[in-house]
RNA sequence: GCCGGUGUAGCUCAGUCGGUAGAGCAGGUCAUUCGUAAUGAUCAGGUCGCAGGUUCGAUUCCUGUCGCCGGCA
Repeated sequence: GCCGGUGUAGCUCAGUCGGUAGAGCAGGUCAUUCGUAAUGAUCAGGUCGCAGGUUCGAUUCCUGUCGCCGGCA
């Protein structure tokens, strides 16, 4: 330099053919317990890497760019 993959909650990851984003763990509160743990209920947490484009509407499609991983040279 070229090609491919990947970037979504604190962490690990879903998200289907474009329609106002989810799970598990972790965290807060409550219940249970003498107390802790466990368990149950509930709550909070996201400019979907960044910037443009298409569209009434983009995590999703297109372009560029950045980080990480791999391959080729």